Predicted 3D model of a 350-nucleotide part of an RNA (small-subunit ribosomal RNA, central domain) from a metagenome. The full RNA is in RNAcentral, with records from SILVA.
Context: one part of a larger RNA
């Protein structure tokens, strides 16, 4: 540089917003840069190669030719691309109506349980287990009644249901706040995808600082199993879980499936609109949008499986991969307080 790939063999950034850059609807008219087509100079000789000659053949050489893939210039051409003008409305985007939602923030409240702390009843066990112990308990445990405290989570409803760019998001109210549908066809006039640094944002577990601590519960003490048992059981139990403020940037961050856009049999069942039918209403049948889900046809794949949510047919950007192991290491830069993440070899082996 170039091939051929990237669900499950190596291979899609964990997600978005975006800056450069590629790419770009439909119309017309200039321009002629790109692109075509011609003509002129230039492309040294040698070598290639083609046709001939010279050494007795050949290698070797010499002669013409023809090529020089290239530049530069002048004339042409106008289909496509590109600039410059013009207009368009389907792409995209305001805008008004509308309704659905565990989408973010913060702040009150709320009951149902765990535990603890008083008080009554009661009076011997309770717990735990394969089965037992450790561990609680006559200094009155469990069990029950009443009262309080406190921290965490949020039963039923809950659905293969909804909402979110991804991590994720559930109990009720109230405020502030993002997005996305659905009709309505008013407005702008390509304003559009992609996106390489770059910035945001990111489960848990770790981290610094203060607060909180009911339950669990790594580390650890114990008691059982065992041949051992630094496990699995079982009683205990700090960190952490929580809540503020900053860090951390990973992960089977999974659809192991990047984004956008057009195109290609159906069936079927949810969730939000909306239209038409049925006098009108529940509805009940149609038809269409958005978005979730199972079946399946062509086509596709090694197979499995995928199938209008594609892994089918196209284009356009971007990431990414090229045998195993060493090693997602070492060095060396950047980040981080720390653990440690991002980039990322190679000897050498097979």
């Nucleotide at each position: 540089c170039u091939g051929g790939g990237c669900a499950u063999a190596a291979a899609g950034c964990g997600c978005g917003u975006g800056u450069a850059g590629g790419c770009g609807g439909c119309u017309a008219g200039g321009u002629a840069a790109g692109u075509c087509g011609g003509g002129u100079g230039u492309g040294a000789a040698g070598g290639c190669c083609c046709u001939c000659a010279g050494c007795u053949c050949a290698a070797c050489u010499g002669a013409g030719g023809a090529a020089c893939g290239g530049c530069a210039u002048c004339c042409g051409a106008u289909a496509c691309u590109g600039c410059c003008u013009u207009g368009c409305u389907u792409g995209a985007g305001g805008c008004c109506u509308g309704g659905a939602g565990g989408g973010g923030a913060g702040a009150a409240c709320g009951g149902a349980a765990u535990u603890c702390c008083u008080g009554g009843u009661g009076g011997a066990g309770c717990g735990g287990u394969g089965a037992a112990a450790u561990g609680c308990g006559u200094a009155g445990a469990u069990a029950u009644c009443g009262g309080g405290a406190g921290g965490a989570a949020c039963g039923c409803c809950g659905g293969c249901g909804g909402c979110g760019a991804a991590g994720g998001c559930g109990g009720u109210u109230c405020u502030c706040u993002g997005g996305a549908c659905a009709g309505g066809u008013u407005c702008u006039g390509a304003c559009g995808c992609u996106g390489a640094g770059a910035c945001g944002c990111g489960a848990a577990a770790g981290c610094u600082a203060g607060g909180g601590g009911a339950g669990c519960a790594a580390a650890c003490g114990g008691g059982a199993u065992u041949a051992g048992a630094u496990a699995c059981c079982c009683c205990g139990g700090u960190a952490g879980u929580c809540c503020u403020a900053g860090c951390c940037g990973u992960a089977a961050a999974c659809g192991a499936u990047a984004g956008g856009u057009g195109c290609u049999a159906g069936g079927u069942a949810g969730u939000g609109g909306u239209g038409g039918u049925u006098c009108c209403u529940a509805u009940u049948c149609c038809a269409g949008c958005a978005c979730u889900g199972c079946c399946g046809a062509a086509g596709c794949c090694a197979a499995u499986g995928u199938u209008u949510u594609a892994a089918g047919c196209a284009c356009c950007c971007c990431g990414c991969c090229u045998g195993g192991g060493g090693a997602g290491u070492a060095c060396g830069g950047c980040c981080g307080c720390a653990a440690g993440g991002c980039u990322a070899a190679a000897a050498c082996u097979c």